A computed fold for a 74-nucleotide RNA from a sheep gut metagenome, annotated as transfer RNA. It matches the Rfam family "tRNA". By type it is a transfer RNA. Its mean pLDDT, the model's own confidence on a scale to 100, is 80.
């Protein structure tokens, strides 16, 4: 330089061959239980997906560029 993979909630993952409100653990906030706290139940709020740009009626997903991170090659 080239080549392959990863980038979605505060963190770790999911999201099938392109569709319906982008799921789920954890943590967080409130309740409920208890003398009080932890476990345990119930409820709640939190990404529009690294970033620009294209394609499509429709895009996390496809395409191009770019940023960042990891492998591997000389």
């Nucleotide at each position: 330089g080239c080549g392959c993979c990863c980038g979605u909630a505060g963190c770790u993952u999911a999201a099938c061959c392109g569709a319906a409100u982008a799921a789920a653990g954890c943590a967080u906030u409130g309740g409920u239980c208890u003398c009080c706290g932890a476990a345990g139940c119930c409820a709640a709020a939190g990404a529009g997906u690294g970033u620009g740009g294209g394609u499509u009626u429709g895009a996390a997903u496809c395409c191009c560029a770019u940023c960042g991170g990891g492998c591997g090659u000389a």